Background:
Bacterial RNase P class A from a Gemmatimonadales bacterium, 380 nucleotides, folded computationally. The coordinates come from a structure-prediction model, not an experiment, and the mean pLDDT is 75. Its Rfam family is "Bacterial RNase P class A". By type it is a ribozyme. It is recorded under the gene name rnpB.

[in-house]
RNA sequence: UGGGCCGGGCAGGGUGGUCGCGGGCGCUUCGGCGCUCGAGGAAAGUCCGAGCUCCACAGGGUACGCUGCCAGGUAACGCCUGGGCGCCGGAAGGCGACGGACAGGGCCACAGAAAGCAAACCGCCCCGAGCGCAAGCAAGGGGUAAGGGUGAAAGGGUGGGGUAAGAGCCCACCGCACCGACGGCAACGCCGGUGGCACGGUAACCCCCAGCGGGAGCAAGGCCAAAUAUGCGGCGAGGUGCGUCCCGCACCGAUCCCCCGCUUCGGCGGGCCAGCCGCGGGUAGGCUGCUCGAGGUGGCCGGCGACGGCCAUCCCAGACAGAUGACCAUCACCGCCGUUCGCGGCGGGACAGAACUCGGCUUACCGCCCGACCCAGCCG
Numbered sequence: 001u002g003g004g005c006c007g008g009g010c011a012g013g014g015u016g017g018u019c020g021c022g023g024g025c026g027c028u029u030c031g032g033c034g035c036u037c038g039a040g041g042a043a044a045g046u047c048c049g050a051g052c053u054c055c056a057c058a059g060g061g062u063a064c065g066c067u068g069c070c071a072g073g074u075a076a077c078g079c080c081u082g083g084g085c086g087c088c089g090g091a092a093g094g095c096g097a098c099g100g101a102c103a104g105g106g107c108c109a110c111a112g113a114a115a116g117c118a119a120a121c122c123g124c125c126c127c128g129a130g131c132g133c134a135a136g137c138a139a140g141g142g143g144u145a146a147g148g149g150u151g152a153a154a155g156g157g158u159g160g161g162g163u164a165a166g167a168g169c170c171c172a173c174c175g176c177a178c179c180g181a182c183g184g185c186a187a188c189g190c191c192g193g194u195g196g197c198a199c200g201g202u203a204a205c206c207c208c209c210a211g212c213g214g215g216a217g218c219a220a221g222g223c224c225a226a227a228u229a230u231g232c233g234g235c236g237a238g239g240u241g242c243g244u245c246c247c248g249c250a251c252c253g254a255u256c257c258c259c260c261g262c263u264u265c266g267g268c269g270g271g272c273c274a275g276c277c278g279c280g281g282g283u284a285g286g287c288u289g290c291u292c293g294a295g296g297u298g299g300c301c302g303g304c305g306a307c308g309g310c311c312a313u314c315c316c317a318g319a320c321a322g323a324u325g326a327c328c329a330u331c332a333c334c335g336c337c338g339u340u341c342g343c344g345g346c347g348g349g350a351c352a353g354a355a356c357u358c359g360g361c362u363u364a365c366c367g368c369c370c371g372a373c374c375c376a377g378c379c380g
Base pairs, nucleotide, nucleotide: 001376002375003374004373006371007370008369009368010367013331014330015329016328017327018326019325021038022037023036024035025034026033027032040351044362045361047360048359049358050357051356052217053216054215055214064213065212066211067210068209069083070082071081072080073079084098085096086095087094088093099208100207104206105205106202107201108200121148122147123144124143125142126141127140130137131136156174157173158172159171160170161169175197176195177194178193179192180191182189183188221288222287223286224285231279232278233277234276235275238252239251240250241249242248243247258271259270260269261268262267295314296313297312298311299310300309301308302307333348334347335346336345337344338343
C1' cells in the first nucleotide's frame, strides 16, 4: 500500500420564529393565558423468557409440547459469556438440533450380484471330463474378496510378509474397542497397555433418557355509577276546603273492570294493574391498574468474559380513536457543479412510530469515526 476478518463508538441534527396537538402545575373575567414535559434504536415482527392480574389446582403419575456437548451468567430463557469437539478456510476467523443406534420397532429410493441372520457380476487362482501333434481351449467342481464395476453407504486404511490366488492370515504404523494412569469442576484431552476388529447408516422417523412447562391476558383485574327496560320487597282509595306547616277538622266520593277463594247471592276476603319508596344485577360514562423500574448516567472494586457489588447522581410520554406535526430563516453534516480558493449555487437526511412493564432474539435503516488481528507486495 492492497485485500480480508472481527469488534467498539457517535449520530438519527442544533438554534430562533409563526401556527397546531397531548399530559402536569399555576392563574382566570371560564373565552383562555403562562410555565414545564412530550417516541425509538429498533417503539417494528409478536418469535422466546419473565414480572403483574384473574381463573383453576391435595399429592403423585400419564398424555402432550419444548429444550438437548460442558461450565458459568441471569429473576428467567430456546438468550449471553468462556471452554470442548466436529466441519469449512492458507490464516485472522466462521458455522454446527452437538444426549442415546446391544431397550425395542421402522426405513435405507435408484443403481447393483449383494443394503443386514450379507453377497459374488466382471475378474484372479486351483482341479478338470473332453478336444488338440503341440501351444492351448474347455463343460463341470472348488477357492478368493486383492483389482474392476454399482451406490450416500459394500464387514477398517497404508505398506510389507505370506499364498495356488488371496484374506488381520501374520507384522509395523494409523484408526477402532476395552482397561489403567495423568491433566481438567466438567465437556474432553493426553500417555501407556490389551484385543485382530467384534457393533453399517438413519433418532430434522417412532422411540429411550434427562431437564422444563397449569390456562388466559391490561379489552387482565378493581372501584363508583345515570337514563330506559327488567327482577325482588314494602306501602297501596282518595279528592276538595278550612285552620299557620307537622297535624287536626269538615264535606264529598269510592270499594267499579280483571283473576282466585267463600257465599245465605246481599256481599266478604285476597290478588293483579297503575303510582310512590327502597334494594339488586348489568349498560353508557367516570376513576383506577398507569408508570420509580430486574431503571438511566458516572466513578471505584471483583471477574478472561457474560456479569456482579458499593457509592454518588438523575426523574425520563402516559393518550383511549389515541398527542409528539407543518412552514420559514440560519448554522452544522453529506453529495454534485462552479470558483478569483475567500466562497457561491443546487440537492439530500432513512427505517419507522409508544399504548401494562421489563430481559432477549430477528428483521428494516441517510451517514461518520476508532481499534485489534490475518494474508500478500514493496521499502528500511